[in-house]
RNA sequence: CCAGUUAAAAGCCAAACCUGCCGCGAGGGGGGGACGGAAAGCCACGGAUCUCUAAGGGUAUGAGAUGGCCGGGCUGCCUCG
Numbered sequence: 001c002c003a004g005u006u007a008a009a010a011g012c013c014a015a016a017c018c019u020g021c022c023g024c025g026a027g028g029g030g031g032g033g034a035c036g037g038a039a040a041g042c043c044a045c046g047g048a049u050c051u052c053u054a055a056g057g058g059u060a061u062g063a064g065a066u067g068g069c070c071g072g073g074c075u076g077c078c079u080c081g
Stems, first nucleotide, its partner, number of pairs: 005081001012037002017032003021028002035068001041074003045071003048066005
């Protein structure tokens, strides 16, 4: 220095729910809150799920959302072993 695991310390993020704002919607983000997280930091590349549009019997396609669904990529704090 790199990879994995892991104790401690300093801290960090924030599920559900409540509130009010934005959005056709999935959902986003402010405040409260704490289920959890070792990258729950960033990225929509692949898969998966969800929404909208078209069609209008059904189904595509297109656009969007979800990174705390999975995989992947990039970057970061501490250091008893």
The RNA shown here (c-di-GMP-I riboswitch aptamer) has 81 nucleotides and comes from a Pseudomonadota bacterium. Its mean pLDDT, the model's own confidence on a scale to 100, is 78. The sequence was found by an Rfam model in a public genome assembly. The organism belongs to Pseudomonadota, within Bacteria. Of the family's consensus pairs, 95% are formed in the model.